[in-house]
RNA sequence: ACCGCAUUAGCAUAACAGGAUAAUGCAAAAGAUUUCUAAUCUUUCGAGUACAAGUUCGAGUCUUGUAUGCGGUG
Numbered sequence: 001a002c003c004g005c006a007u008u009a010g011c012a013u014a015a016c017a018g019g020a021u022a023a024u025g026c027a028a029a030a031g032a033u034u035u036c037u038a039a040u041c042u043u044u045c046g047a048g049u050a051c052a053a054g055u056u057c058g059a060g061u062c063u064u065g066u067a068u069g070c071g072g073u074g
Stems, first nucleotide, its partner, number of pairs: 001073007010026004019057001028044005050066005
C1' cells in the first nucleotide's frame, strides 16, 4: 500500500429477508432475608447502535466515506 472481518449500556453478547418502547447475562443502586458480610429473592438504573452522508414510507440491519481494532497478501 491493497484485501477481508469487526465496532450496539461499565463488560460480554442478541436483535432471524429492513417493520419499530433496541433484548439478555454480569456489573451498579435500592429493598427483603441475615447479628454482620456473602449467597439467594424482588425491583430499579443505564446505550438509540464508532462518526458522517446516502437509499427507503421506514435503517442496528443495505450502500459510500472516515476512524479504531484484528487478520491476511506484498
The RNA shown here (transfer RNA) has 74 nucleotides and comes from Frisingicoccus sp. It matches the Rfam family "tRNA". The family's RNA type in Rfam is transfer RNA. Rfam links the family to the GO term triplet codon-amino acid adaptor activity. The coordinates come from a structure-prediction model, not an experiment, and the mean pLDDT is 81. The sequence is in RNAcentral, with records from ENA. The source organism's lineage runs through Bacteria, Bacillota, Lachnospirales, Lachnospiraceae and Frisingicoccus.